Molecule: Bacterial RNase P class A
Organism: Egibacteraceae bacterium
């Protein structure tokens, strides 16, 4: 130098004018609102809404079933299907990445190729061991006076009936490897080694694993994100949860005029006057019922408030730890609704791309956007800084 690999971190900067939404102050205003000033105001993923919590309300003696959701060890966290370390496999030269109970317990699936795809499997090829059928020797054996019949036959051929998974060829995948034996021909068929699995011992490790030794049958394929099994957790709904006031309507009760005041009178009773209403009706009077209206009364709709911003917080720094993280100390307050606010411009600078007469011109800047928080995961994203390893080549 050039090629990777992993980790962090940013999300343009300053200023001018003009906007916008919450709090406070001071002022105007009956008041709705409004002047002016302060000070705060989106993200690294606010997003998906996929886990996991706080928290609200309901439910709940225990237990089981039925359903989900998750799985290697060990730590970490409030808690997780996050995250940290480490075990095994696989991938790569390597930094690294990917994966992760069980498939010798049961059911079950396997496109196309190919003969055969799970109690395997005979296309090609290979085999003459059995059964046939052809030859068949200066091979035997009978028989016949003979020429010759018959009968057996070593060996040769012949793949019918079978053997055969060693060799060819499909496939993601075809029933260990590699030599000796063995057989017609061939095969864990047998044997030695190896490789693999199981079982039993040591050993070392908190564990997952890991070495080392014996022993056993020779071999056992993939899919569990099929069903299953086995093991751990899992009550339910969610902030439109909850909670507090509370119009109108409708519902309940009480009032709803033989009421109420003055005066004669000792006082009842009676007698005169005054006062009164949106309201009485039930033939008239009295009781009783209903009844506009007034008033309380529950419960609660519209509307307000409050849950609601100091929180498993942000920063910086010790300290404990391999880390993930814990833990103390300084500090620092930092959006919140009305589902609606958090922005426009314009200059000068900084990046990045084009073009250049190297004076500068011209262009660009993404994905996105809070609504109860809070930890993660996943997905989107113009461009840009750092750092830590790893592999080539080069020079000293």
């Nucleotide at each position: 130098g050039g090629a990777g690999u992993c980790g962090g971190c940013c999300a343009g900067g300053c200023g001018g004018c003009c906007g916008c939404g919450g709090c406070g102050g001071c002022g105007g205003g009956a008041a709705a609102c409004u002047g002016c000033c302060g000070u705060c105001g989106a993200g690294g993923a606010a997003a998906g809404u996929c886990c996991g919590g706080a928290c609200u309300c309901c439910g709940c003696a225990g237990g089981g079933c039925a359903g989900g959701a998750c799985g290697c060890u060990g730590g970490g966290u409030a808690a997780c299907u996050c995250c940290c370390a480490g075990g095994c496999g696989c991938g790569g030269c390597g930094a690294c990445g990917c994966g992760u109970g069980g498939a010798a317990a049961g059911u079950g699936c396997a496109a196309c190729a190919g003969a055969a795809a799970g109690c395997a499997g005979a296309c090609c090829g290979c085999c003459a061991g059995g059964g046939g059928c052809c030859g068949g020797a200066c091979g035997c054996g009978g028989c016949g006076c003979g020429a010759g019949c018959c009968g057996c036959g070593a060996c040769g051929g012949u793949a019918c009936c079978g053997g055969u998974g060693a060799g060819g060829g499909u496939g993601a995948a075809a029933c260990g490897g590699u030599g000796c034996g063995g057989u017609a021909a061939g095969a864990g068929c047998g044997c030695a080694c190896c490789g693999g699995c199981g079982c039993c011992g040591g050993c070392g490790g908190u564990g997952a694993c890991g070495c080392c030794g014996g022993c056993g049958g020779c071999c056992a394929g993939g899919c569990a994100a099929a069903c299953c099994c086995c093991g751990u957790c899992c009550g339910g709904a969610g902030c439109a949860a909850g909670g507090c006031c509370a119009a109108g309507c409708a519902g309940g009760u009480g009032c709803g005029a033989u009421g109420c005041c003055c005066g004669c009178c000792c006082a009842c009773c009676g007698c005169g006057g005054g006062c009164g209403a949106c309201a009485g009706g039930u033939g008239g009077c009295c009781c009783g019922c209903c009844g506009a209206g007034c008033a309380c009364c529950a419960g609660g709709u519209a509307g307000g408030c409050c849950g609601c911003a100091c929180g498993a917080g942000g920063c910086c720094g010790g300290c404990g730890g391999a880390g993930a993280c814990g833990u103390c100390g300084g500090u620092c307050c930092c959006a919140g609704a009305g589902a609606g606010a958090u922005g426009g411009u314009c200059g000068c600078c900084a990046c990045c791309g084009u073009c250049g007469u190297c004076a500068g011109a011209c262009g660009g800047g993404a994905c996105a956007g809070a609504a109860u928080c809070c930890g993660g995961c996943u997905u989107a994203c113009c461009g840009g800084c750092c750092g830590g390893c790893u592999c080539c080549c080069c020079a000293c």